This is a predicted complex of two RNAs, RNase P RNA and transfer RNA, with 424 nucleotides together. Rfam match: Bacterial RNase P class A. About the family: Ribonuclease P (RNase P) is a ubiquitous endoribonuclease, found in archaea, bacteria and eukarya as well as chloroplasts and mitochondria.

């Protein structure tokens, strides 16, 4: 000084005028995020006349761990990308079973087109019969894989080394991992249906609850004392009520819900971490057509331009606004700060 | 704020054991006609909304992103 990698923080500030909103009150306090966004997960809450057993459906899927929970996060093992730091991963099972592997091409749960070798006829060419899967041909895949003996010509036939399998011993909780023996050993597909293992009841703050107001139900229809309704479908067992369903009519009013939380912050302890308890410290929006803003002034950053090298001038300042709260994930972002770590190159 | 549904030819739709995509309309072209319609014959319509992954192969299966429509409250 380059290049690359894993991460953290900022992304406007300040003064004056004017203009909303909330709270405690006569004066003082506050007032858009790191993603508020997208509604992909989980839960806290409310309610299902709600309470349990199951079938169907649905979600995760390698091990240990975090956590209120999760599909999230941290440590790890396998694979595989990169010199390396580091990254990726939808990672359980193909020997419970049933489909798929189109075209090509002899053959894709099996198989010999071409070819190599042997006998026969045969002057050659050619035909026939056996034998063979090392060579070539198609293919995303073709009887593990590369060498080397051996064979008529090949073949794990034998041999060494490697992959898969399997048994036996050792390490770890554990996924693995290491070491020796062994017979040789057709494949892929589960984000195909399925098995196994583990979790899941549904609805959702427009949930639910309170008050006022106003009007039309002399409206049809099914079912009816074991029927019918009861927040996906089914069944079984409980528990409540007359229930749904179509048509038609009045209200769209105002309050709770609504913010003290699985919360924020320093700190030092325990953990490789995630995070954990402790101690001390703080209250930081609550709107309801929907507030959290205009303008002026100087600084900040960033560009471009002159040029007297630190001053001027103009121009810009990203993604974008809370609607019940929280943990995440994803997906958008102009520019600026700064930390570990790898590789290369100069200099001491 | 919260839930549900869809995106294929110029238009209105299907399609989907994962093997290279269809119908009617409309369009062109030729028969027919004095010229036209009807009407018979033929002919193509396409980045299946983008983007990654699974797989030999994706419209179709998964995941994430863009866009379009619907729907939510009480009394009787």
């Nucleotide at each position: 000084c380059a290049a690359g990698u894993a991460g953290a923080c900022c992304g406007g500030g300040u003064g004056a005028c004017c203009g909303c909103c909330c709270c405690c009150u006569a004066g003082g306090g506050g007032g858009a995020g790191g993603a508020a966004a997208g509604u992909c997960c989980g839960a806290g809450c409310u309610c299902c006349a709600a309470c349990g057993g199951g079938c169907a459906g649905g979600a995760u899927g390698c091990u240990g761990g975090a956590u209120a929970a999760c599909g999230u996060c941290c440590a790890g093992g396998a694979g595989g990308g990169g010199u390396a730091a580091c990254c990726c991963u939808a990672c359980g099972g193909a020997a419970a079973g049933u489909g798929c592997c189109a075209c090509a091409g002899a053959a894709a749960c099996a198989u010999a087109c071409c070819g190599c070798c042997g006998g026969u006829g045969u002057u050659u060419u050619c035909a026939c019969c056996g034998g063979u899967a090392a060579g070539g041909g198609u293919g995303a895949a073709a009887u593990g894989g590369c060498g080397a003996g051996g064979u008529a010509a090949g073949a794990g036939c034998u041999c060494a080394c490697c992959a898969g399998c399997g048994g036996c011993c050792g390490g770890a909780u554990g996924a693995c991992c290491g070491g020796u023996c062994g017979g040789c050993u057709g494949g892929g597909u589960a984000a195909a249906c399925c098995c196994c293992a583990u979790c899941c009841g549904g609805a959702g703050c427009a949930a639910g609850g309170c008050u006022g107001a106003a009007u039309a139900g002399a409206g049809g229809g099914a079912c009816u004392c074991a029927a019918a309704g009861g927040a996906c479908g089914c069944c079984c067992g409980g528990c409540c009520u007359g229930u749904c369903c179509c048509c038609g009519g009045g209200u769209u009013a105002g309050c709770c819900g609504c913010a003290u939380g699985a919360c924020c912050c320093u700190g030092g302890c325990g953990g490789c971490a995630a995070c954990g308890a402790c101690a001390g410290g703080g209250c930081u929006a609550g709107a309801u057509a929907g507030a959290u803003g205009g303008u002026c002034a100087c600084c900040g950053c960033u560009g471009u331009g002159g040029c007297u090298u630190g001053c001027c001038a103009c121009a810009g300042u990203a993604c974008a606004g809370a609607a019940c709260u929280c943990g995440g994930c994803u997906u958008a972002c102009a520019g600026g700060u700064u930390u570990g770590c790898u590789u290369g190159g100069c200099c001491c | 704020g919260c839930c549900g549904a869809g995106g294929u030819a110029g238009c209105u739709c299907a399609g989907u054991c994962g093997g290279u995509a269809g119908a009617g309309c409309a369009g062109c072209g030729g028969a027919c006609u004095g010229a036209a319609a009807a009407u018979c014959c033929g002919c193509g319509u396409g980045u299946c909304c983008c983007c990654a992954g699974u797989u030999c192969g994706a419209u179709u299966c998964u995941g994430g992103g863009c866009c379009u429509c619907g729907g939510c409250a009480c009394c009787a």